[in-house]
RNA sequence: AUCAGAAAAAGGCAAACCUAUUGAAAAAUAGGGACGCAAAGUCACGGGUCUAAGGUUUUUUCAAUCAUGAUGGCUGGGCUACCUGA
Numbered sequence: 001a002u003c004a005g006a007a008a009a010a011g012g013c014a015a016a017c018c019u020a021u022u023g024a025a026a027a028a029u030a031g032g033g034a035c036g037c038a039a040a041g042u043c044a045c046g047g048g049u050c051u052a053a054g055g056u057u058u059u060u061u062c063a064a065u066c067a068u069g070a071u072g073g074c075u076g077g078g079c080u081a082c083c084u085g086a
Stems, first nucleotide, its partner, number of pairs: 002086004012037002017032006035073001041079003045076003048071003054066004
């Protein structure tokens, strides 16, 4: 440096749920809390998924559709990284 991740060691992160706040919503942030995670560190470039304020269509009402929004704990990939082994 590259590859691998069974068992160790030091640790780390934190699902659902609850409370508060932000947001049109999806969802996010903080605290509590642990389902799990060898990158569950980080980044919206590709795919997927979610939402639809606003736009368009319809229009009595409904409804349909579109991301500029969100999701990295959906996935591909970029960058960085502890320990051990080869």